[in-house]
């Protein structure tokens, strides 16, 4: 520069070829406990970015950013 592929909470990964974004560590608070661990309960935070498309986008299109693969 050309062709693939990827980007979702602080990490991890779902969302069944549009239709209410979840779940596991993790952190916060309480419950149990003589203290701690352990276990329950509750929170807590997310769709890389600007646009279209559509009654409705994580999901379809279009350009840009960063990562990886493959070719020059």
């Nucleotide at each position: 520069u050309g062709g693939g592929g990827g980007a979702u909470c602080g990490u991890c990964u779902a969302a069944u070829g549009g239709g209410c974004a979840g779940g596991a560590c993790g952190c916060a608070g309480g419950a149990c406990u003589u203290u701690g661990g352990a276990u329950c309960c509750u929170g807590u935070a997310g769709u890389g970015g600007u646009g279209g498309u559509u009654c409705g986008a994580g999901u379809c299109c279009a350009c840009c950013u960063c990562c990886c693969c493959c070719a020059g």
Annotation: The RNA shown here (transfer RNA) has 72 nucleotides and comes from Coprothermobacter proteolyticus DSM 5265. Its Rfam family is "tRNA". Rfam classes the family as a transfer RNA.